The RNA shown here (Bacterial RNase P class A) has 422 nucleotides and comes from a Planctomycetota bacterium. The organism belongs to Planctomycetota, within Bacteria. Its Rfam family is "Bacterial RNase P class A". Rfam classes the family as a ribozyme. Its family is annotated with ribonuclease P activity, dimeric ribonuclease P complex and tRNA processing in the Gene Ontology. Rfam's curators write: Ribonuclease P (RNase P) is a ubiquitous endoribonuclease, found in archaea, bacteria and eukarya as well as chloroplasts and mitochondria. A source record names the gene rnpB. The RNAcentral record of the sequence draws on ENA.
RNA sequence: AUACGUGGACAGACGAUCGCCGUCGCGGCCUUGGCCGAGGCGGAGGAAAGUCCGAACACCGCAGGACACGGUGAUGGGUAACGCCCAUCGGCCCUUGGUUGCGGGGCUAGGGAAAGUGCCACAGAAAACAGACCGCCGAUGGUCCCACCUGCUUCUGGCAGGUGUGUCGACACAGGCAAGGGUGAAAAGGUGCGGUAAGAGCGCACCGCCCGGCUGGCGACAGUCGGGGCACGGCAAACCCCACCGGGUGCAAGCGCAAGCAGUCCCUGGUCCCGACGAAGUCGGGACGUCUGUGGUCCGCAGGCUCCCAGUACGGGACAGGAACGGGUAGCGUGCUCGAGGCCGCCGGCAACGGCGGUCCCAGAUGAAUGAUCGUCGCCCGUAAUCGGGACACAGAAUUCGGCUUAUUUCCACAUGCGACC
Numbered sequence: 001a002u003a004c005g006u007g008g009a010c011a012g013a014c015g016a017u018c019g020c021c022g023u024c025g026c027g028g029c030c031u032u033g034g035c036c037g038a039g040g041c042g043g044a045g046g047a048a049a050g051u052c053c054g055a056a057c058a059c060c061g062c063a064g065g066a067c068a069c070g071g072u073g074a075u076g077g078g079u080a081a082c083g084c085c086c087a088u089c090g091g092c093c094c095u096u097g098g099u100u101g102c103g104g105g106g107c108u109a110g111g112g113a114a115a116g117u118g119c120c121a122c123a124g125a126a127a128a129c130a131g132a133c134c135g136c137c138g139a140u141g142g143u144c145c146c147a148c149c150u151g152c153u154u155c156u157g158g159c160a161g162g163u164g165u166g167u168c169g170a171c172a173c174a175g176g177c178a179a180g181g182g183u184g185a186a187a188a189g190g191u192g193c194g195g196u197a198a199g200a201g202c203g204c205a206c207c208g209c210c211c212g213g214c215u216g217g218c219g220a221c222a223g224u225c226g227g228g229g230c231a232c233g234g235c236a237a238a239c240c241c242c243a244c245c246g247g248g249u250g251c252a253a254g255c256g257c258a259a260g261c262a263g264u265c266c267c268u269g270g271u272c273c274c275g276a277c278g279a280a281g282u283c284g285g286g287a288c289g290u291c292u293g294u295g296g297u298c299c300g301c302a303g304g305c306u307c308c309c310a311g312u313a314c315g316g317g318a319c320a321g322g323a324a325c326g327g328g329u330a331g332c333g334u335g336c337u338c339g340a341g342g343c344c345g346c347c348g349g350c351a352a353c354g355g356c357g358g359u360c361c362c363a364g365a366u367g368a369a370u371g372a373u374c375g376u377c378g379c380c381c382g383u384a385a386u387c388g389g390g391a392c393a394c395a396g397a398a399u400u401c402g403g404c405u406u407a408u409u410u411c412c413a414c415a416u417g418c419g420a421c422c
Stems, first nucleotide, its partner, number of pairs: 003416001005414005012377007020043005026037004045394001049405002052403005057250004062300001064299004069246005074088005089110001090108006097422006111241002116239002118235003133181002135177003140174002142171003145166001146164008189207006208230001209228008254334004263325002266322004270288008289305005306318004341360008379390004
């Protein structure tokens, strides 16, 4: 210098005039309710976006239990809490010619594959209780060649059997191998030595893996020592198993005032037992059934299963609950901004953050305010300069906070290093 990565800051400023919204006095008029006027102070973000997490707050009698369902997943801390933040550990990657050591930076959906099920296309012999395509061997059997012997015979020859010898004679049928090559993203731990007919953890050394001890650490883990030839690959961001967490709905939550009615039709409102008083009947309790009660299921718990005509049946009416169709009203206030709040200093802590002290009030709109003009400075472009031109990203609160994610202008800082060898 370039490239890449990580972290951070701002988001035009000041002044004047006019306009809009909130709030706080003041003055005047009219009378007890309002109207007019002039002022002080304040007024859209780092993401206000996404609606992805967590809460505060409000309502639902159970905010009771279990299941289903959903979420998180190394360890230790922080926090009101979290799927967030901080530190540390393991794994992977980067570190500007190469190797190596230390240091630095980044990513990580990081519990379990020996509880079970499932998947790994094509290629390949074979893809997990998984193998022989090309090959290697010739120890042990076998066949052939060579020599000799015997028998038969179609008699220069051939056939059958036996014996011997040679593998620096041949074959590779039976057999042995999974070390080498090929295929593939991945192929029966890796490198080396021995051994074998050729090979193989078959044996050994060092790594890897499993089990155990000791040391350090709160811990995840790290180091070291000993033992064992030791495993049947990967995927759980596949189903699943394990541990932990989770009530629901949401400011259009809720609370209050005002306004406004018109209904039609359908369904349900049970059975049995015990006790007391007693003329009828009434009251109390229980069982079963049924209805309602936070988004699903079950259990528990709580509440209801009524009254009149009339003494009974059919039925009718009232009341309670529910379904369908139809009509009317839908305005105002509150919630609404003082908060797990901001800023500054000190102390504790590696840090996130916490404690103490001081100081400040910093939008509350509601068809929806926060705008326009001018000047100065700053910023951008052009110019040798004067000067001229421009308004520059993503984008606008709606109950409030803590986060994450996404969009984006300009600027700043840090790391990419050091040593040795080639």